[in-house]
Context: one part of a larger RNA
RNA sequence: CUGGGCGUAAAGGGAGCGUAGGCGGUCGAUUAAGUUAGAUGUGAAACCCCCGGGCUUAACUUGGGGACUGCAUCUAAUACUGGUUGACUUAGAGUACAGGAGAGGGAAGCGGAAUUCCUAGUGUAGCGGUGAAAUGCGUAGAUAUUAGGAGGAACACCAGUGGCGAAGGCGGCUUUCUGGACUGACACUGACGCUGAGGCUCGAAAGCGUGGGGAGCAAACAGGAUUAGAUACCCUGGUAGUCCACGCUGUAAACGAUGAAUACUAGGGUGUAGGGGGGUAUCAACUCCCUCUGUGCCGCAGCAAACGCAAUAAAGUAUUCUGCUUGGGGAGUACGGCCGCAAGGUUGAAACUC
Numbered sequence: 001c002u003g004g005g006c007g008u009a010a011a012g013g014g015a016g017c018g019u020a021g022g023c024g025g026u027c028g029a030u031u032a033a034g035u036u037a038g039a040u041g042u043g044a045a046a047c048c049c050c051c052g053g054g055c056u057u058a059a060c061u062u063g064g065g066g067a068c069u070g071c072a073u074c075u076a077a078u079a080c081u082g083g084u085u086g087a088c089u090u091a092g093a094g095u096a097c098a099g100g101a102g103a104g105g106g107a108a109g110c111g112g113a114a115u116u117c118c119u120a121g122u123g124u125a126g127c128g129g130u131g132a133a134a135u136g137c138g139u140a141g142a143u144a145u146u147a148g149g150a151g152g153a154a155c156a157c158c159a160g161u162g163g164c165g166a167a168g169g170c171g172g173c174u175u176u177c178u179g180g181a182c183u184g185a186c187a188c189u190g191a192c193g194c195u196g197a198g199g200c201u202c203g204a205a206a207g208c209g210u211g212g213g214g215a216g217c218a219a220a221c222a223g224g225a226u227u228a229g230a231u232a233c234c235c236u237g238g239u240a241g242u243c244c245a246c247g248c249u250g251u252a253a254a255c256g257a258u259g260a261a262u263a264c265u266a267g268g269g270u271g272u273a274g275g276g277g278g279g280u281a282u283c284a285a286c287u288c289c290c291u292c293u294g295u296g297c298c299g300c301a302g303c304a305a306a307c308g309c310a311a312u313a314a315a316g317u318a319u320u321c322u323g324c325u326u327g328g329g330g331a332g333u334a335c336g337g338c339c340g341c342a343a344g345g346u347u348g349a350a351a352c353u354c
Stems, first nucleotide, its partner, number of pairs: 004325003007307002012322001014202004021195003025088007033081002035077008048066007092192001093189003097184003104178007111155001116150007126137002163170002207248006216242002221237004259321006267298002271295008302309002327354003336347004
């Protein structure tokens, strides 16, 4: 390499959009590139296989035949694939119409509870903290309590193996701009599709740059304890940071440790969320049945080393495309390239060793 694999053994890219490429629905016509058949030419000799000959055999050598599975040209076939062309819509994909749901995203405004601080009143000796203490705060009047004010951040209950989003993620209320999914009817387009190397965009937290902001929390740091020591766990403080705007970084156990798409394959209690239809009913509500989409549970076959997965959601049965893996360590290191302000990221070895 081929092959075998990728939930947990090595291995799915963090996610999306999409270029090249690969693959691709139904029915005709045509072409004959792939494909198939035949013919001709070529495919050196040796080697290889078969039948013989020669050394006493054999190795060796030699004659004849086969083979050289290939390539080129010509002729023919047309089922499949491809090219060209014409059509189709029931099933792929999309558009238009009518609806309901949603913490989907951006911007602006508003709200109450709580913490902290400031001012004033009441009030007096403690408060705080712990396993126990101490540092700390307090007679310059604290803690507690009442009233008023300031400011920042987060949105209790509702809240739910509930919802939405491609992923990261998203939770007070209102307005505004805006994306997607779903359902129902079936009007329209007519294969417009799937995947996707490079590429582009998004991407938690921490971190970085500039300018703001700073209540609480809190790396670093300081002090008090604990301890043999204690550069920790516990306590009192406390700065970056956490917040906002703009720009950068581009990584995570970025996890369902499970790439995307399509088709098929027992069920069950049916839990739950969003629709649609029908029955009972005077309408509504309640209740019952059917159906589509999502999200969970149990479980037969099948799969699996086992654990377990398990039909709409597979780790089942198949197809297409893509990424990745090939013993442990050395090492996600070195060197080089690219990116970055830096931190670093990405690509990514070898010697040596077991």
Predicted 3D model of a 354-nucleotide part of an RNA (small-subunit ribosomal RNA, central domain) from an uncultured bacterium. The RNAcentral record of the full RNA draws on Greengenes.